[in-house]
RNA sequence: AAAAGCGCGUGUGACUGGCGUAACGCGGCGAACCGCGGGGGAGCACGGAACGCUUAUACGGCCGUACGCCUGGGCAGAGGUA
Numbered sequence: 001a002a003a004a005g006c007g008c009g010u011g012u013g014a015c016u017g018g019c020g021u022a023a024c025g026c027g028g029c030g031a032a033c034c035g036c037g038g039g040g041g042a043g044c045a046c047g048g049a050a051c052g053c054u055u056a057u058a059c060g061g062c063c064g065u066a067c068g069c070c071u072g073g074g075c076a077g078a079g080g081u082a
Base pairs, nucleotide, nucleotide: 003055004054005053006052007051008047009046010045011044012043015040016039017070018069019068020067021066024037025036026035027034028033061075062074063073
């Protein structure tokens, strides 16, 4: 320097629970679930590279209403099977 990634734009979007606390709401219910409303939202796809940052013998996970304790999921990554 180039390339790639992030910051950008558009679209899409899983998951958005229970209890306590002054601190999502309404209704239902057979155990952390269901419906509706408001709010949040990682990731994925496409586009862009003018500017800034990063580039590995690495480091580190990310997402759901203020916090705490829990429950159960989604996404990214690695491996396997079909």
Molecule: ZMP/ZTP riboswitch aptamer (pfl RNA motif)
Organism: Paenibacillus sp. UNC496MF